[in-house]
């Protein structure tokens, strides 16, 4: 210079002129329970993000539930150490996978507790088994040699088919085939033997561990799939600021269902037993008598309110949830000093702790933070003049070497005009991650290549 | 602002838990039946499973991230 990794930060500046929100003050008019509101003009100050977004986590905070542990059942997280209020976040290590590399990246406990699942193909998808092939016996048949006492009689060697048996190395299927490669053995073959590789157990040494290295021992046991079911270890009680308190205003101040708490009597009402009668039995229906229940009404009693206290007297009476049916679209607090920002030591490898100094920094309703015009700064294009780097077709000179000019065609700089364009988004209770979306510019460390010194 | 649920052919839906082969009605096409419609009968086409990644031999189906839909929730009595 290329070409990349990894981290951090900006994400228009600056003036004029016209607007909003908020909180403060000044004067001027009204109220006014003298507290302070209400309107109207002005001044000073403040005013959106890195993600306000998604609402994926965690928590603060509120309300409900709850005597305190445990369990089970559902949810979740999962390699080890740390950080944090906390977390499925970060850090920093380790083991696997990718890149020459700087780095990236993985839900990464358990398949030797159990269940299940591996479609298709294939001989078999996991207590095992053999389709083609290898190899060994027998048999039948046939074809070469050779013997021959010439009899299809012996002897060797191949083939083809059949039966018995041994093998699992090759081939084949499939994602995946019951350790890999070699060598050596065997009738053929095989951890059958041996060296490495793997893989398991056991020891040492380093290390908080995760794992690492080293060393002996085993001939190989245990395919995969837990983001299936499952096991272990830890962790979780529900709901959300439209949570919740509090004040007005309005109605038909109703009605069903459920829980949970409740004194005493009479009416009223439901059920149920006897017993009488209507009709002889059962059934009905009616009348008495006990007995149970019922927030339907009445009185007493209790309870709370209110009249200054007692006496006394008036007014109210179950709650809590839910559902139908009705009313309302008001105010106040919850609502911004907080796991807060900045800046400096300081201790960590880092996430981050502490400790000093400083600052106060939006907040309201369906919702303010904008809007123009200047000049200014990025980016990409057009014109225009200024120089210029490569490049060499061709032409000119000379006898030749060679010197000298130059079209086309790439590049890129300066100065001026003018034009387009400057992203993704918009606090709503609040804080800490994670995702996502983002014009365009900055800095900072690093690797890999070229080139010149 | 705060919860919950969906997404499969031209509609409207099953399959998702318990992975392996996309089904089902209407709808459209083509043929038959009729003189022609309607109507029946037979046969056939049509699908990025909303989208981008992972886990697995394999993904509509399990696991995460997006984007589009729908629905519910104010207070008093």
């Nucleotide at each position: 210079c290329c070409a990349g990794a990894c981290g951090g930060c900006c994400g228009g500046a600056c003036g004029g002129c016209c607007g909003c929100u908020g909180u403060u003050u000044g004067c001027c008019g009204g109220g006014u329970u003298c507290g302070c509101c209400c309107g109207g003009c002005g001044g000073g100050c403040a005013g959106a993000g890195g993600a306000a977004a998604g609402u994926c986590c965690g928590g603060g905070c509120u309300c409900c539930a709850c005597g305190g542990g445990a369990a089970u059942a559902c949810g979740g997280u999962g390699c080890c150490g740390g950080c944090c209020a906390a977390c499925u976040g970060c850090c920093g290590g380790c083991g696997g996978g990718g890149g020459c590399g700087a780095c990236c990246u993985c839900a990464g406990g358990g398949a030797a507790a159990g269940u299940g699942c591996c479609a298709c193909a294939g001989a078999a998808a996991a207590c095992a088994a053999a389709c083609c092939g290898c190899c060994c016996g027998c048999g039948c048949c046939u074809c070469c040699a050779g013997g021959u006492u010439c009899g299809u009689c012996c002897c060797g060697g191949g083939g083809c088919c059949g039966c018995g048996g041994g093998c699992a190395a090759g081939g084949g299927u499939g994602a995946a085939a019951c350790g890999g490669u070699g060598c050596g053995g065997c009738a053929a073959g095989a951890g059958c033997g041996c060296a490495c590789c793997g893989c398991g157990c056991c020891c040492c040494u380093g290390g908080c561990a995760a794992c690492a290295g080293g060393g002996g021992c085993g001939g190989c046991a245990g395919g995969g799939c837990a983001a299936a079911c499952c096991c272990c270890a830890c962790c979780g009680g529900g709901a959300g600021c439209a949570a919740g308190a509090c004040c007005g205003a309005a109605u038909a101040g109703g009605g069903g269902c459920g829980g949970c708490c409740g004194g005493c009597g009479g009416c009223a009402u439901g059920g149920g037993a006897c017993g009488g009668a209507g009709c002889c039995c059962c059934a009905c229906u009616u009348c008495g008598u006990c007995c149970c229940g019922u927030g339907g009404c009445c009185g007493c009693g209790g309870a709370g309110g209110c009249g200054u206290u007692c006496c006394c007297g008036c007014c109210u009476c179950g709650u809590c949830g839910u559902c139908c049916g009705g009313g309302u679209u008001g105010g106040u607090c919850g609502c911004g000093u907080g796991a807060g920002g900045c800046g400096c030591g300081u201790c960590g490898c880092g996430a981050g702790g502490c400790g000093c100094g400083u600052c106060c920094c939006a907040g309201a309703g369906g919702a303010a933070u904008g809007g123009u015009c200047g000049u200014c700064c990025c980016g990409c294009g057009c014109c225009g003049c200024c120089a210029u780097g490569g490049g060499g077709a061709c032409c000119u000179c000379u006898c030749a070497c060679g010197a000298g000019g130059a079209a086309a065609c790439c590049g890129a700089g300066g100065c001026g005009g003018g034009g387009c364009g400057g992203a993704c988004a918009g606090a709503a209770c609040c804080c800490g991650g994670c995702u996502u979306a983002c014009a365009g510019g900055c800095c900072g460390u690093c690797u890999g290549g070229c080139g010149c010194u | 602002c705060g919860g919950a649920g969906c997404g499969u052919a031209g509609c409207g839906c099953a399959g998702c838990c318990u992975g392996g082969u996309a089904g089902c009605g209407c709808a459209u096409c083509a043929g038959u039946c009729u003189g022609g419609g309607g109507g029946a009968c037979u046969g056939g086409g049509g699908g990025u499973c909303g989208u981008g990644g992972g886990u697995u031999c394999a993904a509509a189906u399990c696991c995460c991230g997006c984007c589009g839909c729908u629905c519910c929730g104010a207070c008093c009595a």
Two RNAs folded together computationally: RNase P RNA and transfer RNA, 530 nucleotides in total. The prediction has a mean pLDDT of 75. Rfam match: Bacterial RNase P class A. Rfam links the family to the GO terms tRNA processing, ribonuclease P activity and dimeric ribonuclease P complex.